A computed fold for an 84-nucleotide RNA from an Oscillospiraceae bacterium, annotated as transfer RNA. Rfam family: tRNA. The family's RNA type in Rfam is transfer RNA.
RNA sequence: GCCGGUGUGGUGGAAUAGGCAGACACAAGGGACUUAAAAUCCCUCGCCCUAAAAAGCGUACCGGUUCGACCCCGGUCACCGGCA
Repeated sequence: GCCGGUGUGGUGGAAUAGGCAGACACAAGGGACUUAAAAUCCCUCGCCCUAAAAAGCGUACCGGUUCGACCCCGGUCACCGGCA
């Protein structure tokens, strides 16, 4: 240099013939139970904004197509593999 693959919350990971982003699990926080704890059960758990919500934003990054993109197209970056 060329070719291929991968990139999603704190972590592992699901969702692809474009149609509710984050299922499920772990971790974490709160509560119930207990004399106390463990176990178990319930709830919460991306960002921003807000009194709290709603709205808005968010799938490595930047653009494009589309009513609508994690998914399709172009470029870039990082990592892995192959070829030279």

The coordinates come from a structure-prediction model, not an experiment, and the mean pLDDT is 81. It was read from a public genome assembly.